[in-house]
RNA sequence: CUGCGAUAAAGGCAAACCUAGUGUGAACUGGGGACGCAAAGCCACGGGUCUACACCUUUAGAGGUUAAAGAUAGCCGGGUUACCGAA
Repeated sequence: CUGCGAUAAAGGCAAACCUAGUGUGAACUGGGGACGCAAAGCCACGGGUCUACACCUUUAGAGGUUAAAGAUAGCCGGGUUACCGAA
């Protein structure tokens, strides 16, 4: 250095849920909170999933199809950067 990952040390992130806000929505942001995480840091490049628009049905409520140029990096792969060092 690469691989690997301890009941090591120092630190880090923060699911559900609650709360305030943003968004048509999926979701996101702040605060609280910890299920977990060795890249749960970053990038939508490939696949997946979700959603809007649109279209169809319906008196309506609502349902269905399609599904991004939207969302998800805590679905998987890939790229990229990085702390520590037992075996």

Annotation
c-di-GMP-I riboswitch aptamer from Desulfosporosinus shakirovi, 87 nucleotides, folded computationally. Its Rfam family is "c-di-GMP-I riboswitch aptamer". From the family's description: GEMM was predicted in a large-scale screen for bacterial structured RNA regulatory elements.